[in-house]
RNA sequence: UACUUAUCCAGAAAGACUGAGGGAAAGGCCCAAAGACGUCUUAGCAACCUGUACCAAGCCCGUUGGGGCAAGUAAAAAGGUGCUAAUUCCUGCUCUGUUACCAAACAGGGAAAGAUAAGCG
Numbered sequence: 001u002a003c004u005u006a007u008c009c010a011g012a013a014a015g016a017c018u019g020a021g022g023g024a025a026a027g028g029c030c031c032a033a034a035g036a037c038g039u040c041u042u043a044g045c046a047a048c049c050u051g052u053a054c055c056a057a058g059c060c061c062g063u064u065g066g067g068g069c070a071a072g073u074a075a076a077a078a079g080g081u082g083c084u085a086a087u088u089c090c091u092g093c094u095c096u097g098u099u100a101c102c103a104a105a106c107a108g109g110g111a112a113a114g115a116u117a118a119g120c121g
Stems, first nucleotide, its partner, number of pairs: 001121001003119006013042005021031003026091003043084003048080002052074003058069004088113001093110007
């Protein structure tokens, strides 16, 4: 840094240092000298990977007994990440429905973009 898959309305902050912008981008709306953002320390959240137990049906190995793999389920949190203002803060593109039509608003679905994890190049 490209691609693939999954998730994104839940959850979880104190201290120290620093000192002006920050919330990806555009519009909005917020946070911020009563110190935001960032860095470090400690604490926490969650359960993607991982560890443990189980595992009817599936696949593989094995002469029967059986073993393994992937998926799934349960409880966990030692390890690898991640996260700890606001739903990914909201919206943009598109489809459907309602308000008789347009516009607009509202409700819902999908896409795009983004974030995180795992895999792969």
SAM riboswitch aptamer (S box leader) from Mucilaginibacter myungsuensis, 121 nucleotides, folded computationally.
Rfam family: SAM riboswitch aptamer (S box leader). Rfam's curators write: The SAM riboswitch is found upstream of a number of genes which code for proteins involved in methionine or cysteine biosynthesis in Gram-positive bacteria.
Its mean pLDDT, the model's own confidence on a scale to 100, is 80.